[in-house]
RNA sequence: UACCGAUAAAGGCAAACUUAUCGAAAGGUAAGGACGCAAAGUCAAGGGCCUAAUGCACUAAUGCGAUGGCAGCCUAACUACCGAA
Numbered sequence: 001u002a003c004c005g006a007u008a009a010a011g012g013c014a015a016a017c018u019u020a021u022c023g024a025a026a027g028g029u030a031a032g033g034a035c036g037c038a039a040a041g042u043c044a045a046g047g048g049c050c051u052a053a054u055g056c057a058c059u060a061a062u063g064c065g066a067u068g069g070c071a072g073c074c075u076a077a078c079u080a081c082c083g084a085a
Stems, first nucleotide, its partner, number of pairs: 004083002012037002017032006035072001041078002045075003048070003055064003
C1' cells in the first nucleotide's frame, strides 16, 4: 500500500414504532427509540423498487405516465476510523 475484518480499543450510524412538521402521495426533516450496520458515509449514472399531483386515455370505475422519491436492494464511481489473525 492492497485485500481482509477480533468476543480488541476509541468513536459512529439508527429499522420498526411514537410525536411534530413539510409533501398530492411515495417519502423527507427534527426529537424520542434501537432492529440491525465495518462503509447503514457520499452519489439517482445502470438495473430494481415506491408514488401518481400536473398531464394523457376513458361515459365512469379505472388505466398509463416522473418531471417526485428510495443509497438500510444490487452494480459503477468517490471518500473514510481502527489494526488482531
Record summary
A computed fold for an 85-nucleotide RNA from Ornithinibacillus californiensis, annotated as c-di-GMP-I riboswitch aptamer. The model forms 95% of the base pairs in the Rfam consensus. Its Rfam family is "c-di-GMP-I riboswitch aptamer". From the family's description: GEMM was predicted in a large-scale screen for bacterial structured RNA regulatory elements. Model confidence (mean pLDDT): 89 of 100.